[in-house]
Formats: sequence, structure tokens, C1' cells
RNA sequence: CCAUCAUCCAGAGCGGCUGAGGGACGGGCCCGAAGACGCCGCGGCAACCAGUUCCGAGUGUUCACCACUCGCCACCAGGUGCCAAUGCCCGAUCGAUGAGGA
Repeated sequence: CCAUCAUCCAGAGCGGCUGAGGGACGGGCCCGAAGACGCCGCGGCAACCAGUUCCGAGUGUUCACCACUCGCCACCAGGUGCCAAUGCCCGAUCGAUGAGGA
């Protein structure tokens, strides 16, 4: 970079630096010198993956124990991600995130 699958109406702060635009794009509508956006520090949230507990199903010579696989609830915060507004609304041969892959 490319396609596939899944998800995107919940959730999440305080400082420092900088200084004019930002919310991907178009039209709206919002945020912004009472400092937005961005960067840094600490903190937090919990979408996916990883891990853990219970429960259920299946398999392993299997009655029990045990192990593995799948599913589900809860936990956790390791890997990514995220911390204005329903992905802000509508539109679009739209976007973002995660997972495995070529």
C1' cells in the first nucleotide's frame, strides 16, 4: 500500500509548550486568542486482540479427575486504539479502528 471480516448512538481528565485555524472530503452545523488543532508529561476509558475466573457444548479409551477446542458472562489493562458534539448531520466509486492475510 492492497483486499477480506467485524465494529463505530456508551465511556474517558489535569497541567506544560506553541500560536490559528480545526472537526478526513463537499454542503451544513459546531469548536477556537476565556488559546481550538498539534506536541509533551501524568492520568483515564475499554472497541478489537492477548490473559484469567465461572458456566455451557464438543472431543480425547472417559464414570470421575484432567487436557484441548468453541461459545458466553465477568475480570484485567499486556498489544493496538481512544479521551467535543451519534463517524456531529446529510452526501459520496466516504472515513476510522481492530484482526488475520497477500
A computed fold for a 102-nucleotide RNA from an Acidimicrobiaceae bacterium, annotated as SAM riboswitch aptamer (S box leader). The coordinates come from a structure-prediction model, not an experiment, and the mean pLDDT is 83. It matches the Rfam family "SAM riboswitch aptamer (S box leader)". Gene Ontology term of the family: regulation of gene expression.